[in-house]
RNA sequence: UACUUAUCAAGAAAGAUAGAGGGACUGGGCCCUACGAUGUCUUAGCAACCUGCGCUCCCCAUAGCAAGGUGCUAAUUCCCAGCUCGAAGGUGUUCGAGAUUAGAUGAGUU
Numbered sequence: 001u002a003c004u005u006a007u008c009a010a011g012a013a014a015g016a017u018a019g020a021g022g023g024a025c026u027g028g029g030c031c032c033u034a035c036g037a038u039g040u041c042u043u044a045g046c047a048a049c050c051u052g053c054g055c056u057c058c059c060c061a062u063a064g065c066a067a068g069g070u071g072c073u074a075a076u077u078c079c080c081a082g083c084u085c086g087a088a089g090g091u092g093u094u095c096g097a098g099a100u101u102a103g104a105u106g107a108g109u110u
Stems, first nucleotide, its partner, number of pairs: 002109007013043006021032003025082005044073003049069002051066003077102001083098006
């Protein structure tokens, strides 16, 4: 980098530092922000994907426990649209349905 697979309505913030935009991409909306966004670091916390324990003769597993490796700690992945189909309508809009694309994270493969 690419592929496969699972999950994404819950949960969890303080400090230091740099100092202006940020919320993945495109369009629209909305929101956060010098009462310090966003990034980085430290500490704390959340969760339980991997991991370990767990059966008890042995093997494997569920529940459960732990928290070593990741991850996460404004708003549902902030919301709608992005692809397909149908209807209205009549030339780029509206409504409805479906699929999941895209994105993020874990695990595995490459």